[in-house]
Context: one part of a larger RNA
RNA sequence: CGAAGGUUAAGGAACUCGGCAAAUUACACGCGUAACUUCGGGAUAAGCGUGCCCGUAGUCUGGGCAACCAGAUUGCGGGGGCACAUAAGAGGGGGUGGCGACUGUUUAUCAAAAACACAGGGCUCUGCAAACUCCAUAGAGGAUGUAUAGGGUCUGACGCCUGCCCGGUGCUGGAAGGUUAAGAAAAGUGGUGCAAGCCAUGGAUUGAAGCCCCAGUAAACGGCGGCCGUAACUAUAACGGUCCUAAGGUAGCGAAAUUCCUUGUCGGGUAAGUUCCGACCCGCAUGAAUGGCGUAACGAUCUCCCCACUGUCUCAACCUUCGACUCA
Numbered sequence: 001c002g003a004a005g006g007u008u009a010a011g012g013a014a015c016u017c018g019g020c021a022a023a024u025u026a027c028a029c030g031c032g033u034a035a036c037u038u039c040g041g042g043a044u045a046a047g048c049g050u051g052c053c054c055g056u057a058g059u060c061u062g063g064g065c066a067a068c069c070a071g072a073u074u075g076c077g078g079g080g081g082c083a084c085a086u087a088a089g090a091g092g093g094g095g096u097g098g099c100g101a102c103u104g105u106u107u108a109u110c111a112a113a114a115a116c117a118c119a120g121g122g123c124u125c126u127g128c129a130a131a132c133u134c135c136a137u138a139g140a141g142g143a144u145g146u147a148u149a150g151g152g153u154c155u156g157a158c159g160c161c162u163g164c165c166c167g168g169u170g171c172u173g174g175a176a177g178g179u180u181a182a183g184a185a186a187a188g189u190g191g192u193g194c195a196a197g198c199c200a201u202g203g204a205u206u207g208a209a210g211c212c213c214c215a216g217u218a219a220a221c222g223g224c225g226g227c228c229g230u231a232a233c234u235a236u237a238a239c240g241g242u243c244c245u246a247a248g249g250u251a252g253c254g255a256a257a258u259u260c261c262u263u264g265u266c267g268g269g270u271a272a273g274u275u276c277c278g279a280c281c282c283g284c285a286u287g288a289a290u291g292g293c294g295u296a297a298c299g300a301u302c303u304c305c306c307c308a309c310u311g312u313c314u315c316a317a318c319c320u321u322c323g324a325c326u327c328a
Base pairs, nucleotide, nucleotide: 001323002322003321004320005319006318007317008316010314011313014312019309027051028050029049030048031047036041038157052079053078054077055076056075057074058073059072060071061070062069063068080084092307093306094305095304097302098301099299100298104116105115120155121154122153123152124151125150126149132141133140134139158294159293160292161291163224164223165222168221169220170217171216172215173214174213177212178211179210183206184205188201189200190199191198192197225243226242227241228240229239252286253283264280265279266278267277268276
């Protein structure tokens, strides 16, 4: 000097990206317990007291005919110790917010999460020799199931909801019309033959799906405007004009896991706050099952604050063990 442990005056997060690590708490009984809530919870919430020994007066249970024995428990009074759940073992707590409802699952060997799953919701396909999947054939799964079933896909408890657009792409439907392959094939033309004919060429016409076309469909893929003017201070614009579009973003939320400018502005918390919480709305570039907004409970999740606690720190010291190091 390093590692693993132990103790520490005064202070107590001043450390640090961050209380990381450590410390605190810890059991039983009695008392007591908030917001919120899906009325189950939250909750061991929080917080407080008691716990050893002796005496005394009861109560209860079991055994016994009884005397009594064993055990549990309550009230009161007193005693000793630095320390009475005396060792070991054994929750720190509270407040706010984001995300995900929850218990679960995951990157064997740097990620456990807000990712996956989930119950619930929707759309769509499938009438059974089902759809779909494996598969050369055969065959098998689906299923010894039958639409309250099975496949695919999206969303993700619950509550309140889920707006407008079918022009593009996709899908579904459509006895017409257009286009159209192989195939079929008329006239005509050439060769040959006396001729019938044969050979070659020719291509009118006919000819399916698809595409074009006509509709429907967005919890299908997706999309959801610009400019100019206007109110008796100013500012702003309920209002008007105009251009474009398939339609111009509704409810809600909003500097947000989304905000560039930005440490936006105001308020709160601090002596001091790029974070945090509450508002505002000028949304660079929110927005409704690519779900929107809330939400009790839950979380080795993430952010901020407070109490307690501490060698994290001011600022370091000592002790134990094992190394390193020196000598042999």
A computed fold for a 328-nucleotide part of an RNA from a Pseudomonadaceae bacterium, annotated as large-subunit ribosomal RNA, domain IV. Its Rfam family is "Bacterial large subunit ribosomal RNA". Rfam links the family to the GO terms structural constituent of ribosome and ribosome. The source organism's lineage runs through Bacteria, Pseudomonadati, Pseudomonadota, Pseudomonadales and Pseudomonadaceae. It was read from a public genome assembly.